A computed fold for a 263-nucleotide RNA from a Verrucomicrobiia bacterium, annotated as Bacterial large signal recognition particle RNA.
RNAcentral holds the sequence, with entries from ENA.
Its Rfam family is "Bacterial large signal recognition particle RNA". By type it is a non-coding RNA gene.
The source organism's lineage runs through Bacteria, Pseudomonadati, Verrucomicrobiota and Verrucomicrobiia.
């Protein structure tokens, strides 16, 4: 060296994430590279670090090591973007004072001073209104109201006596009519009368005074409220970066690995 048959390791890897720490199972990136069964208020294990079962292939294109290279994640740091949270601060409108005097009143009398009326109450008067009552109109009871009571009835030998329906005619409760309307009540009544009270304010009348009073015109100044705006400052997000720091896939490259038996 070459054939057979076997084993060991293999039959995806990595990042985030979780975790005391491996591994899965989630999510992503590379890849397309056995199957089945657990598994996020989690499954498995413990440095040989999924775990049960089955299957392929098998010492090298496939396993081990180391090195190049860098798909991708992840942290950090900037930069631009977004939208949040917090107000220093600025502030419209609005609105308190004081200041201003555009303007009105005022010798046909201004403040201020003093005596009144009325607006306000409360009692009463008249008046209006309504009801009640009395007067007045009509109508008004099958029978248990009244006169008069045809017919009929009842008692009597009879003379005569008697109760009594309709009708008629009248009344009571009740309903209803009228007013120069009697007597009581009541009121979302009155250019009304009387007495009394009360007058911060408002109107207003007389006195007495003798020059002022009054204002919401601009406008200023100090104030209060406060829509809206909003700097420094804080942490979210989302793009970037010839930046930094970390893991790192597939690919290259070197090297490296067992046991039997035959020829």
């Nucleotide at each position: 060296u070459c054939g057979u048959g076997c084993u060991a390791g293999g039959c995806g890897g990595g990042g985030a994430g979780u975790u005391a720490g491996c591994g899965g199972u989630u999510c992503c990136c590379c890849u397309u590279u056995c199957c089945g069964g657990c598994a996020a208020c989690c499954c498995g294990c413990u440095a040989c670090a999924g775990c049960c079962g089955g299957g392929c292939g098998g010492a090298a294109u496939u396993c081990c090591u180391c090195g190049u290279g860098g798909a991708g994640g992840c942290g950090g740091c900037g930069a631009c973007g977004u939208g949040g949270g917090g107000g220093a601060g600025c502030g419209a409108a609005c609105u308190g004072c004081g200041g201003g005097g555009c303007g009105g009143c005022g010798u046909u009398g201004a403040a201020a001073g003093c005596c009144g009326g009325g607006u306000c109450c409360g009692a009463u008067g008249c008046a209006a209104u309504g009801g009640a009552u009395g007067c007045u109109u009509g109508c008004g009871a099958a029978c248990c109201c009244c006169g008069c009571c045809a017919g009929g009835g009842u008692c009597g030998g009879a003379a005569g006596a008697c109760a009594g329906c309709a009708a008629c005619g009248g009344u009571a409760a009740g309903c209803u009519u009228g007013a120069u309307g009697u007597u009581c009540c009541a009121u979302g009544u009155g250019c009304c009368g009387u007495c009394g009270g009360g007058u911060c304010g408002c109107c207003u009348g007389g006195c007495c005074g003798g020059a002022g009073c009054c204002u919401u015109a601009a406008c200023c100044g100090c104030g209060g409220c406060g829509a809206g705006c909003g700097a420094g400052c804080c942490g979210g997000c989302g793009u970037c970066g010839c930046c930094c720091g970390u893991c790192g896939a597939g690919a290259c490259g070197a090297g490296g690995u067992g046991c039997a038996c035959g020829a």